[in-house]
Molecule: transfer RNA
Organism: Oscillospiraceae bacterium
This record gives sequence, structure tokens and C1' cells, in this order.
RNA sequence: GCUUCCGUGGCGCAGUCGGUAGCGCGCGUCCUUGGUAAGGACGAGGUCACCGGUUCAAUCCCGGUCGGAAGCU
Repeated sequence: GCUUCCGUGGCGCAGUCGGUAGCGCGCGUCCUUGGUAAGGACGAGGUCACCGGUUCAAUCCCGGUCGGAAGCU
């Protein structure tokens, strides 16, 4: 330098025939207990890496940028 893949709550990941995002762990409050752990209920937390384009509408499609991984030279 070229090719491919990835970038989504604190962490690990899902989600795309385009219709405003979910799971597990973690976190908070409460219940339960003599007290912890375990368990249960509820809740908070995301400009879906960034910029632009297409569209009535983009996490999803297109172009570019940045970052990461692998391969080739």
C1' cells in the first nucleotide's frame, strides 16, 4: 500500500426485506431473612464511532473519515 471483517448502555453481545433498539452481567430502590448470600419485583442508563448522501422515514442502504482485528504484498 491492497483486501476482508468489526465499531450498538459500564462490560460482553443480539438486532437490518429500512418503520424511532433489546438480552446477559453489572448498577440503583424495594420485597424476602435475625443477618449475609441466593432469589423475586421495579427502575436508571444508548446523539447505534464521526461526516455527508438516498428516502416520507436510516443502527440497517451508498460514499468518505477515524479506530480495531485478520490476511496479502